[in-house]
RNA sequence: GGGGCCGUCGUCUAGCAUGGAUUAGGAUACAUGCCUGGGGCGCAUGCGAUCCUGGGUUCAAAUCCCAGCGGCCUCA
Numbered sequence: 001g002g003g004g005c006c007g008u009c010g011u012c013u014a015g016c017a018u019g020g021a022u023u024a025g026g027a028u029a030c031a032u033g034c035c036u037g038g039g040g041c042g043c044a045u046g047c048g049a050u051c052c053u054g055g056g057u058u059c060a061a062a063u064c065c066c067a068g069c070g071g072c073c074u075c076a
Base pairs, nucleotide, nucleotide: 001075002074003073004072005071006070007069010028011027012026013025020059030046031045032044033043034042052068053067054066055065056064
């Protein structure tokens, strides 16, 4: 340099092919409370994502298109 895949809460992950409802869902972590003699487990509540960046299309974009950045795989 050519080709392919990927980027979403602190972490992991669903949603994307087929655009539209709900606070963008879940797990885990963390905080508080309940429970306990204390802790753990469990339960409840809370906290947490400008959906990598910019632009475009559209009434409407995490989702489609373009460019860029980053990571991985592969061909030389």
Predicted 3D model of a 76-nucleotide RNA (transfer RNA) from Candidatus Bathycorpusculum acetigenes. The coordinates come from a structure-prediction model, not an experiment, and the mean pLDDT is 80. Its Rfam family is "tRNA". By type it is a transfer RNA.